[in-house]
Context: one part of a larger RNA
RNA sequence: CCGACGUUAGGGAAUUCGGCAAUCUGGCCCCGUAAGUUCGCGAUAAGGGGUGCCUGCCUCGGAAAGAGGCAGGUCGCAGUGACUCGGACGCUCCGACUGUCUAGUAACAACAUAGGUGACCGCAAAUCCGCAAGGACUCGUACGGUCACUGAAUCCUGCCCAGUGCGGGUAUCUGAACACCUCGUACAAGAGGACGAAGGACCCGUCAACGGCGGGGGUAACUAUGACCCUCUUAAGGUAGCGUAGUACCUUGCCGCUUCAGUAGCGGCUUGCAUGAAUGGAUUAACGAGAGCGUCGCUGUCCCAACGUUGGGCCCG
Numbered sequence: 001c002c003g004a005c006g007u008u009a010g011g012g013a014a015u016u017c018g019g020c021a022a023u024c025u026g027g028c029c030c031c032g033u034a035a036g037u038u039c040g041c042g043a044u045a046a047g048g049g050g051u052g053c054c055u056g057c058c059u060c061g062g063a064a065a066g067a068g069g070c071a072g073g074u075c076g077c078a079g080u081g082a083c084u085c086g087g088a089c090g091c092u093c094c095g096a097c098u099g100u101c102u103a104g105u106a107a108c109a110a111c112a113u114a115g116g117u118g119a120c121c122g123c124a125a126a127u128c129c130g131c132a133a134g135g136a137c138u139c140g141u142a143c144g145g146u147c148a149c150u151g152a153a154u155c156c157u158g159c160c161c162a163g164u165g166c167g168g169g170u171a172u173c174u175g176a177a178c179a180c181c182u183c184g185u186a187c188a189a190g191a192g193g194a195c196g197a198a199g200g201a202c203c204c205g206u207c208a209a210c211g212g213c214g215g216g217g218g219u220a221a222c223u224a225u226g227a228c229c230c231u232c233u234u235a236a237g238g239u240a241g242c243g244u245a246g247u248a249c250c251u252u253g254c255c256g257c258u259u260c261a262g263u264a265g266c267g268g269c270u271u272g273c274a275u276g277a278a279u280g281g282a283u284u285a286a287c288g289a290g291a292g293c294g295u296c297g298c299u300g301u302c303c304c305a306a307c308g309u310u311g312g313g314c315c316c317g
Base pairs, nucleotide, nucleotide: 001312002311003310004309005308006307007306008305010303011302014301019298027051028050029049030048031047036041038152052074053073054072055071056070057069058068059067060066075079087296088295089294090293091292092291093290094288095287099111100110115150116149117148118147119146120145121144127136128135129134154282155281156280158213159212160211163210164209165206166205167204168203169202172201173200174199180193181192182191183190214232215231216230217229218228241275242272253269254268255267256266257265
């Protein structure tokens, strides 16, 4: 010096990106237990008290064993005496939950999930594997199977079919080759015509299909604002909600709370550079080795270091 441990007066997070690490707490019995809530939970909530040993006795038990209890005494700093053995609470975000994952830097808010919705399919089916024979789904049959999106529950899910898809229709137009007809060629080649499938044009439907969801000007008897009006324009002009957001450039927005001091956190406001409804929107009890913030307790994280135990390194032999 390195590794693993132990103990530190006073202070108690001043350390640090951050209480990282290490303490604190801890078992069992009794009392007691809030907000919220999907009434199941939350909950070991929180917060208190007790705990050894000896003697006598009581209750249950037919008795023994055993269990529960009462009274008295007694030792220690300490009685779950070692081992074992939750720190607690509050606010917010995300994901409902248990579960799954990058064998060897990622365990998460990612995946999955129950639930919701749409599409295809009547079985010699749809979908998938195989060149085929054949096979899976399936020894199943629409309360089924396959595909896709969303992701518990609760309240909801607005407008747009112009574009791109998908489905359907189609009088007419377009639409290849073969075969057909005419010309041509002693045969051919070739030229023209007629016929005409799918597809397209055309019409309709469809957004829990891919996706999209405006601008300018004026206006109320203080000012400000603009319920209202005018105008251009679109397929339709963003509804309910939420909102400086895990999304907000300006931005450390403004106000409030918290601190002596708060680019953090929370609650509001909100003109949203560039929120927004199953690419789901909002909210949400419970849950989380998830993310941020705060309070109490506790501590060598620190003030500020010290000493000890042990294994190495290193030095001498």

Description:
Large-subunit ribosomal RNA, domain IV from Natronomonas pharaonis DSM 2160, 317 nucleotides, folded computationally. The RNAcentral record of the full RNA draws on Rfam. The prediction has a mean pLDDT of 87. It matches the Rfam family "Archaeal large subunit ribosomal RNA". The source organism's lineage runs through Archaea, Methanobacteriota, Halobacteria, Natronomonadaceae and Natronomonas pharaonis.